[in-house]
The RNA shown here (Fluoride riboswitch aptamer (crcB RNA motif)) has 63 nucleotides. Rfam family: Fluoride riboswitch aptamer (crcB RNA motif). Rfam 15.1 lists 2,293 matches to the family in 1,982 species. Model confidence (mean pLDDT): 76 of 100.
């Protein structure tokens, strides 16, 4: 880079990786956080949708 088959054994639930359970969406789909402003601009929580395990950050403590 072209050409050909195949595509639910799919995807996705605000920040990684992975197991499980849940729940959505059917490709113009489901998703894509929160105050605050007209809007910008600004501030704020979390590595889950939940529940473990790792990594990473953060506070607090003790060696």
């Nucleotide at each position: 880079c072209g050409u050909a088959a195949a595509u639910a054994u799919g995807g996705c639930a605000a920040u990684g990786a992975u197991g499980u359970c849940u729940g959505c969406c059917u490709u113009g789909a489901a998703c894509c956080g929160c105050u605050u402003u007209a809007a910008a601009a600004a501030g704020c929580u979390g590595a889950u949708g939940a529940c473990g395990u790792c990594u990473g950050u953060a506070a607090c403590a003790c060696g």